[in-house]
Context: one part of a larger RNA
Molecule: small-subunit ribosomal RNA, 3' major domain
Organism: metagenome
């Protein structure tokens, strides 16, 4: 000077109380160990692995394993020496691949002999090639303490020095915010605003949007004519700063309460992440140094494998039901997202889908039904009309191809589970909880992400104790 104390003081955080819903019991879907295996490719291990890299393993991906094949090579650049390139097609083979046939003579240059670019194909070698290894050689990127309010420096000034002051004191604040006092006086990287949404309001502008304000039509509709007031779109401004008023206080900085106003005191959100710490993670994105393979640890092809199952754990999702299932009828969204696509409507099909195909490159068309919630009927507390796993059969679609292994849909079948032990998790408000929508990946495949909106609680007395931090001061046998 730090780290640590079952030291002390003072302060914060869904940290703990106080509420609210969960997990932990069941099925089932995912991931992980473990075992199994010819292979079950690899990573990632408290918090900060474990629905993680994977925003999508049937080939393929694939990096495993088996079998069949190459060797300058699946890909780069040099040389030689042949040939247009390309398309058509027969055999053998599981396919790489192996072997025939046949059509083809393009382009720029030209001294008409050729000669170049580009692809192809054979040869020599220099390479080439590696998801082999080391993340404890690295670079980039990334996770954590933590969006916690820290960490530093010049110059002075104190100390033999190491250091220390500054940054500490008293008050404040979400905040080393800000005020005041001080051997300190600046200053820097954070904070905070400067950026996006989003709440109000005005101007501009009005089509694909929007409107009965105005008039016509119709069985009915913004359907037309006309219009841009409104709602919206989107651009560019205003508006909020403790500015006004009281109180309270050191006159300060400020805090409480009102007042005006959409909004009040950081208005909600988001991006934004200091110095450094865990030799944290990542050589399998990428890049790279040093090892290593080099007829193989490199290519290629077929099949299988990552999908195995006595078990364990994690994170979901459906439940156990009357705030409920189940029939009917009827409203109300937001953000997306479409041309190798999104499909209206009309026809067939119990359905899953299937024919035809308008219209859309999209404020115009389409996906697209929002569900939950309201009416109305109907079960009546039961392992049921509650729950759907597992199973049988018929099927639909995708796609070379659904045995291993895919996703749906009709009929049957109807298993566990009647609220869940120790322990344990999330949330302070448009928040939990609950309802559905889209989107990436994606041929097809969602109970995962990631975004959107609709319905909307409850509880916070306090800071004793439990985690985790800040900050001052104390005691050390640590460094």
């Nucleotide at each position: 000077u730090g780290a640590c104390g079952g030291g002390g003081g003072c302060c914060c955080g869904c940290a703990c109380a106080a509420g609210c819903g969960g997990u932990g019991g069941a099925g089932c879907a995912u991931g992980u160990g473990g075992u199994u295996u010819a292979a079950u490719u690899c990573g990632a291990c408290g918090c900060a692995a474990c629905g993680c890299g994977a925003a999508g393993a049937a080939c393929c991906u694939u990096a495993c394993c088996c079998a069949g094949a190459c060797u300058u090579g699946a890909c780069a650049u040099c040389c030689u020496a042949g040939g247009a390139a390309u398309c058509c097609u027969g055999c053998g083979g599981a396919a790489a691949c192996g072997u025939g046939g046949g059509a083809g003579u393009g382009c720029u240059c030209u001294u008409c002999g050729g000669a170049g670019a580009g692809c192809c194909u054979a040869g020599a070698g220099a390479c080439a090639g590696g998801u082999g290894c080391u993340g404890c050689a690295u670079g980039g990127c990334u996770g954590u303490c933590g969006u916690c309010a820290g960490c530093u420096c010049g110059u002075g000034u104190c100390g033999u020095g190491a250091g220390a002051u500054g940054u500490u004191g008293g008050g404040u604040u979400a905040a080393g915010u800000c005020c005041c006092g001080c051997a300190a006086c600046g200053a820097g990287c954070g904070c905070a605003a400067c950026c996006c949404c989003u709440a109000u309001c005005u101007u501009u502008a009005g089509u694909u949007g929007c409107c009965c304000u105005u008039g016509g039509g119709u069985a009915a509709u913004g359907c037309c004519a006309g219009g841009c007031a409104c709602u919206c779109u989107a651009a560019a401004g205003a508006a909020a700063c403790u500015g006004c008023c009281g109180a309270u206080g050191a006159u300060a900085g400020a805090u409480c309460g009102g007042a005006g106003g959409a909004a009040g005191g950081u208005g909600g959100g988001g991006a934004c992440g200091a110095c450094g710490u865990c030799a944290a993670g990542u050589c399998c994105u990428c890049a790279u140094g040093g090892c290593c393979c080099u007829u193989a640890c490199g290519u290629c092809u077929g099949g299988g494998g990552c999908u195995a199952c006595a078990c364990a754990c994690g994170u979901g999702c459906u439940a156990c039901a009357a705030u409920g299932g189940c029939c009917g009828g009827u409203a109300c969204a937001a953000a997306g997202c479409g041309u190798c696509a999104c499909g209206a409507a009309c026809c067939c099909g119990c359905g899953a889908g299937g024919g035809u195909g308008a219209g859309u490159u999209a404020a115009u068309c389409g996906c697209a039904a929002a569900a939950a919630a309201c009416c109305g009927g109907u079960c009546u507390c039961a392992g049921u009309u509650c729950g759907g796993a597992u199973u049988g059969a018929a099927g639909u679609c995708u796609g070379c191809a659904a045995c291993u292994c895919g996703a749906c849909u009709u009929c049957a079948u109807g298993a566990a589970g009647c609220u869940g032990g120790a322990a344990u998790c999330g949330c302070u408000a448009g928040u939990a909880a609950u309802c559905g929508u889209a989107g990436a990946u994606c041929a097809g495949c969602a109970c995962g992400c990631u975004a959107c909106g609709g319905u909307g609680a409850a509880u916070a007395c306090g800071u004793u104790c439990c985690c985790g931090g800040g900050c001052c001061u104390u005691g050390u046998a640590c460094a």